[in-house]
Molecule: c-di-GMP-I riboswitch aptamer
RNA sequence: CUUUGAAAAAGGCAAACCGGUCGAAAGGCCGGGACGCAAAGCCACGGGACUUCCGGUCUGGUCCACCCCGCCAACCGAUGUCAGCCGGGCCGCCAAA
Numbered sequence: 001c002u003u004u005g006a007a008a009a010a011g012g013c014a015a016a017c018c019g020g021u022c023g024a025a026a027g028g029c030c031g032g033g034a035c036g037c038a039a040a041g042c043c044a045c046g047g048g049a050c051u052u053c054c055g056g057u058c059u060g061g062u063c064c065a066c067c068c069c070g071c072c073a074a075c076c077g078a079u080g081u082c083a084g085c086c087g088g089g090c091c092g093c094c095a096a097a
Base pairs, nucleotide, nucleotide: 002097003096004095005094012037013036017032018031019030020029021028022027035084041090042089043088045087046086047085048082049081050080054077055076056075057074059073060072061071062070
């Protein structure tokens, strides 16, 4: 340096769930808690998933004499989120070959 993670050691991280907090939400952060993890360390670059404050619609409803506006619903769209979905990039502990 490369490959690998069978055994060992030093240790590390922490799913669900619960409490608090921020957020429109997805979700984040802090504490508790451990299902798991050899990168479950870091980065949203490609794919994918989740969400829709906001924006859009030749859709439906409501209102109205009618239309528009408004409101409600449905659908569509990340610029939001996920690194513990996969790929890629960067960095790294221990051991073996």